[in-house]
RNA sequence: CGGGGCGUGGUGUAAUGGCAACAUGCAGGUUUCGGGUACCUGAGAUUCUGGGUUCAAAUCCCAGCGCCCCGA
Numbered sequence: 001c002g003g004g005g006c007g008u009g010g011u012g013u014a015a016u017g018g019c020a021a022c023a024u025g026c027a028g029g030u031u032u033c034g035g036g037u038a039c040c041u042g043a044g045a046u047u048c049u050g051g052g053u054u055c056a057a058a059u060c061c062c063a064g065c066g067c068c069c070c071g072a
Stems, first nucleotide, its partner, number of pairs: 001071007010024004018055001026042005048064005
């Protein structure tokens, strides 16, 4: 320098144009003499940034940024 992939709660991943979900972690509760386990409830995301398409975008398009891979 060229090509490709990825970017979503604290962390790891779903959601293939129509209410952003699950696990774990966190907070509270039940259980225990106490802890752990188990169970219940709750909080937590401007979906990397900016623009475009669309009635509607995490999703499609463009540019940028970051990370990874391949080639030179």